[in-house]
Molecule: transfer RNA
Organism: Oscillospiraceae bacterium
RNA sequence: UGGGGUGUAGCCAAGUGGUAAGGCAACGGACUUUGACUCCGUCAUUCGUUGGUUCGAGUCCAUCCACCCCAG
Numbered sequence: 001u002g003g004g005g006u007g008u009a010g011c012c013a014a015g016u017g018g019u020a021a022g023g024c025a026a027c028g029g030a031c032u033u034u035g036a037c038u039c040c041g042u043c044a045u046u047c048g049u050u051g052g053u054u055c056g057a058g059u060c061c062a063u064c065c066a067c068c069c070c071a072g
Base pairs, nucleotide, nucleotide: 001071002070003069004068005067006066007065010024011023012022018055026042027041028040029039030038048064050062051061052060
C1' cells in the first nucleotide's frame, strides 16, 4: 500500500428492513439469625463514526476509525 473479516450492555452473544432475544455480572426486593442457594423485579435515548437509500435501517450502500488475517 492492496484485498478480506469483525465491531450490538461491564463480559459473552442472538437478531436476513417493521418497537434489540438470552446467559453471566451488577442493582433493588422476598426467603435466611447471617451468608450461600432459590425466586421476583430493574438494566442498550448515539447497535464503532459520519452521511445516504427507504414510509421505516442493528440489518442495505458509501466513508472514516479500531482490531484481526492474507499478499507485497